[in-house]
RNA sequence: UCAGGAUGAACGCUAGCGGCAGGCCUAACACAUGCAAGUCGAACGGUGAGGAGCUUGCUCUUGCUGACGAGUGGCGAACGGGUGCGUAACGCGUAUACACUUGCCUAUAACUGGGAGAUAGCCCAUGGAAACGUGGAUUAAUACCCCAUAACUUCGCAUGUUUAAAGCUUUUGCGGUUAAAGAUGGGCAUGCGUCUCAUUAGCUUGUUGGUAAGGUAACGGCUUACCAAGGCAACGAUGAGUAGGGGGCCUGAGAGGGUGAUCCCCCACACUGGUACUGAGACACGGACCAGACUCCUACGGGAGGCAGCAGUAAGGAAUAUUGGACAAUGGAGGCAACUCUGAACCAGCCAUGCCGCGUGCAGGAUGAAGGCUUUAGGGUCGUAAACUGCUUUUAUACGAGAAGAAACCCGCUACGUGUAGUGGGCUGACGGUAUCGUAAGAAUAAGGACCGGCUAACUCCGUGCCAGCAGCCGCGGUAAUACGGAGGGUCCAAGCGUUAUCCGGAUUCAUUGGGUUUAAAGGGUGCGUAGGCGGAAAUUUAAGUCAGUGGUGAAAGCCCACAGCUCAACUGUGGAACUGCCAUUGAUACUGAAUUUCUUGAAUCUAGUUGAAGUGGGCGGAAUACAUCAUGUAGCGGUGAAAUGCUUAGAUAUGAUGUAGAACACCGAUCGCGAAGGCAGCUCACUAAACUAGUAUUGACGCUGAGGCACGAAAGCGUGGGGAGCAAACAGGAUUAGAUACCCUGGUAGUCCACGCCGUAAACGAUGAUAACUCGACAUUGGUGUAUACUGUCAGUGUCUAAGCGAAAGUGAUAAGUAAUCCACCUGGGGAGUACGGUCGCAAGAUUGAAACUCAAAGGAAUUGACGGGGGCCCGCACAAGCGGUGGAGCAUGUGGUUUAAUUCGAUGAUACGCGAGGAACCUUACCAGGGCUUAAAGUAGAUUGACAGAUUUGGAAACAAGUUUUUCUUCGGACAAUUUACAAGGUGCUGCAUGGCUGUCGUCAGCUCGUGCCGUGAGGUGUUGGGUUAAGUCCCGCAACGAGCGCAACCCCUAUUCUUAGUUGCCAGCGAGUAAUGUCGGGGACUCUAAGAAAACUGCCGGCGUAGCGGGAGGAAGGUGGGGACGACGUCAAGUCAUCACGGCCCUUACGUCCUGGGCCACACACGUGCUACAAUGGCGAGUACAAAGGGCAGCUACCUGGUGACAGGAUGCUAAUCUCGAAAACUCGUCUCAGUUCGGAUUGAAGUCUGCAACUCGACUUCAUGAAGCUGGAAUCGCUAGUAAUCGUAUAUCAGCAUGAUCCGGUGAAUACGUUCCCGGGCCUUGUACACACCGCCCGUCAAGCCAUGGAAGCUGGGGGUGCCUGAAGUGCGUAACCGUAAGGAGCGUCCUAGGGCAAAACUGGUAACUGGGGCU
Repeated sequence: UCAGGAUGAACGCUAGCGGCAGGCCUAACACAUGCAAGUCGAACGGUGAGGAGCUUGCUCUUGCUGACGAGUGGCGAACGGGUGCGUAACGCGUAUACACUUGCCUAUAACUGGGAGAUAGCCCAUGGAAACGUGGAUUAAUACCCCAUAACUUCGCAUGUUUAAAGCUUUUGCGGUUAAAGAUGGGCAUGCGUCUCAUUAGCUUGUUGGUAAGGUAACGGCUUACCAAGGCAACGAUGAGUAGGGGGCCUGAGAGGGUGAUCCCCCACACUGGUACUGAGACACGGACCAGACUCCUACGGGAGGCAGCAGUAAGGAAUAUUGGACAAUGGAGGCAACUCUGAACCAGCCAUGCCGCGUGCAGGAUGAAGGCUUUAGGGUCGUAAACUGCUUUUAUACGAGAAGAAACCCGCUACGUGUAGUGGGCUGACGGUAUCGUAAGAAUAAGGACCGGCUAACUCCGUGCCAGCAGCCGCGGUAAUACGGAGGGUCCAAGCGUUAUCCGGAUUCAUUGGGUUUAAAGGGUGCGUAGGCGGAAAUUUAAGUCAGUGGUGAAAGCCCACAGCUCAACUGUGGAACUGCCAUUGAUACUGAAUUUCUUGAAUCUAGUUGAAGUGGGCGGAAUACAUCAUGUAGCGGUGAAAUGCUUAGAUAUGAUGUAGAACACCGAUCGCGAAGGCAGCUCACUAAACUAGUAUUGACGCUGAGGCACGAAAGCGUGGGGAGCAAACAGGAUUAGAUACCCUGGUAGUCCACGCCGUAAACGAUGAUAACUCGACAUUGGUGUAUACUGUCAGUGUCUAAGCGAAAGUGAUAAGUAAUCCACCUGGGGAGUACGGUCGCAAGAUUGAAACUCAAAGGAAUUGACGGGGGCCCGCACAAGCGGUGGAGCAUGUGGUUUAAUUCGAUGAUACGCGAGGAACCUUACCAGGGCUUAAAGUAGAUUGACAGAUUUGGAAACAAGUUUUUCUUCGGACAAUUUACAAGGUGCUGCAUGGCUGUCGUCAGCUCGUGCCGUGAGGUGUUGGGUUAAGUCCCGCAACGAGCGCAACCCCUAUUCUUAGUUGCCAGCGAGUAAUGUCGGGGACUCUAAGAAAACUGCCGGCGUAGCGGGAGGAAGGUGGGGACGACGUCAAGUCAUCACGGCCCUUACGUCCUGGGCCACACACGUGCUACAAUGGCGAGUACAAAGGGCAGCUACCUGGUGACAGGAUGCUAAUCUCGAAAACUCGUCUCAGUUCGGAUUGAAGUCUGCAACUCGACUUCAUGAAGCUGGAAUCGCUAGUAAUCGUAUAUCAGCAUGAUCCGGUGAAUACGUUCCCGGGCCUUGUACACACCGCCCGUCAAGCCAUGGAAGCUGGGGGUGCCUGAAGUGCGUAACCGUAAGGAGCGUCCUAGGGCAAAACUGGUAACUGGGGCU
């Protein structure tokens, strides 16, 4: 980090149907329009209709019939519906209690008598734009009032006193009053539960209690007066922030965590704030008054309004519906009732928003069709999928039939107890012609989304090329991407699928269940001690905790179980269970608590001893150092890696004597001791504290821990006053160094010391809190004590090793980090940061408490394997050293870089490129450049056609080539050959050595690299392979939890050194013979040399020293300790080199990046480097003479010999296809000369003349001769090779090759010096150690500075917000008071007063935003 579940969701793509649910989470923002609370004529006055009479506009009348605007009156409007602002509260939940109330309803008892006066309406007049009024007259009631009566009402000790009513109607009835009871609803009180912050620690004056009064339905500081001074708070008061609470819902194994949409209960609110009225009930959503903001109307005077009811509008927002139907059912209000009202409720509409269900066909069907994709080209796959055949018809479509939900009320009848039950009849359906059913035809009408690198089910091709993009985490993408985009295929879900957001889970990652703190984050620096927590043994009582039974409650819905109803399910109904809780009661008494009594083992006291650098204060001591004085004495001293600064002839250092001062205490001394820790060290005295041992005498749990608190607390630092020898921050000077604000040196001030007072921190560490208990052993040591004073015990400490156990491991292990217990402290990824702000402390320095934004996907621990170390040990190598000769300087050759160029083709680049690929560029090679040609091509296969092509020759041309002329096949008749043409197929030294094979370099001929089994470890891994010896070697021996084995080492192979055997030609010639001027020339010979086949020989075998391996010495031997060389290169490293040897994947070119030709280039030349050659000379040059090899080559060849030429060479000529012929030595040696010079050194360069090869030597060959005669006199820093037949030196040969070597590879000749040794440089091996490295030290990584971005602290100032306090003012309104006015009175008006919403002013505090400037932090 993800996989699971969930959502009132939103967004993207898609969409057939139905059922059931749900639907403004944001602006308690503003609202146009309509509707959402009325009803009763059986309370009243009345209105009109009807009827009758007629005087036709009046009167009477009827309730027979149906109604009613407005008004009076009654009931309702406090329900129902909405919202979640406020509220951290008795608001809610649960349980308990009462000092109270309760309209309508139920049951009971009693009563319902009499009377009076008004007022709406109506009528008249009148004001105003309107809203709305004003005046007069008249009238009714179930409106209002009075009298009577009255108790089980009130008051009172009591006689007593006080309080009531309403009628309408004529049946079928409805009411009214009082009392007391019930039911229901409400009110109030209390226990318990109910968010975050202590960087909010003190709050409170009606505050807490009492008395009295008032007030209320009722208790109460609810209010007032007086009295007292209380009350709350670390078990978190007060303050701040956030929030409606619950049943429930989501998740989870649970405990928990999150949440409070829909449904139900409670609360709060109704534009904002305040207030009361009415009433049973309100301080009232669709009532009133006042204030405020806003909107609207206005005639400008004044008025109106409140969708957080249902629809709807605008706005906000990612986002949430119709200005629908009907009261049919359910419920509510009113009414006797019919009935009326009802945006409650019931329905319908919209939306995949969710849950559930159904469908988009079923069966057969292989040529495994076409097509797509892919391919190793065969095939595979989509795939029985399709086509095709048969079947079915849910759904959709069309037509037809068509519900339940409806029973009441009403009207009759029956029964009886007169308001109930039963029964009959009649009326009523918004949804809806809906659900449902039937018929018809026909597969007909219906599939998408995401994903496919791992986590995580599912793989290939193409495109792209660190681009475009993906991404939840890890991470993909830089030319072969299962990760991007497309396609084919696949996987998972499915009318949905994905994404985003949020919650739980996984996360035992805040751990009650269920974590930790030596080193990962984490033990307080240490002690004393308050609150708190915990606590030894026995007994009795109690019963608070605890346990059990019982009762009440825990609403319904929901969850769970069973059954039932919709065709199933979702959904719904009925019943059960559950609701783990709270309260009450009855028991139990082990444990805990409480009370009482007792005990001694915890703890303390006492007696006798012992111990120690325990503490505080005083006194004393010697050594050393410095200074002062005197003396001796003379030139340096001192200091360092080396020096210098410094001191010193004014006499230092050194030495002696005397004196003064301060600080610290050598030896003893230790792995010791003491202390709570910090810490404590000369000797001694005084005072103080502690521990231990022995005795068991005393008390009798008096104990442990310890938040806050108090005390102590190294060094440095601070304050005041002393002191100051040595040492020594700062500072100064000298060195070192690139620099050296350091390390080193010379000086030196604070300070270090004392007294008093602060500070309060350290890696204050055992990185390990305190206390008590239990749990194997060994050894050492300190202080006591017992005994036999050998030893063996015992108590308390201090240490090391170790068993079990524990632990991630390292480790720990009776001094636990083991086992269980109590209490305290602390931790929760890294950074930001122990920082900021605030608080507290401090004189200051600073300490303590202690965040966040932002940022990263790690940071960290222990151990492992490597690598590395200017770590250690052991060892090796021409690694150093010891030597010899070079390079670096000169000229030239050659390669490279660079530059130049049309091109200077390409590659190789530290060691491990640079005389390398190239073992040989004039053309060719050749890949490069310029120009000119060809286009199925230079080659192959097949088909077709033709008999020519080629050759020769002429012309053009630089040639290729083009044109012309000429000649014109063979044949066994199958064809062959050649050309042309067609098709397939070519070609590329074009790219990628980072796609590869093969080959190669290097570490390195270094001695290593591994495996099987076993064992050890949680594991990585270890062991073996380490250790002791030894070796060239992981070579061998010994030991060992290892035993074996493999690849390497060595050996086996080749050459060489010795001998033997065999064989003697082309080799050889000792002896014999022949011959020559001479020569194995000849006959012969196999002795020797040699040739080339085989064999022998060397193994530490033998001797002696030591235990083995082995080493050293010796003998013998041609050779002696792998005899000397070569070939041979472990696992691997360097993405080392090579696509240009070759091969090969992919990509690219195809009248060209292919191919042919001519000429040019690869050979350029201010320069730099590498590798060589030749030199600089006398160990030499030159001239003359005289010797001695090996190994190779040769027919387009080597060439003897002869002739010519100064010579390169030429002309002849002979031998040899080779132990036969041929190519051939030079240094050396001898003699002569030169005599130290730019030379008789050196040979570059240049001129001239030639030779040879070749088609051709101009660019650009080699060689010869003559002439010329440059630099150079031994080479700076630095650097290379070599250890014996080696270095050095001398020449020979070969490959390539027409020709061309100073290069390469071989061969022999002559032939040294040195190695003490392993300190150092380089490289390597083994062991060990440290590590923050693992791309592995060419690693990693720190800080400043520069630049960009981001969040944040401080800050003069500017500007908001909420709350509180004080003062002023103060509406409406209740209460209170009240003489004038009204009223007979009751009472009212008016006025006054208290209080308050609101407004204003003021000073503080708190909390935001912003800001010049400024501080640090993070990322790049």
Source information
Predicted 3D model of a 1420-nucleotide RNA (small-subunit ribosomal RNA) from an uncultured prokaryote. The RNAcentral record of the sequence draws on ENA.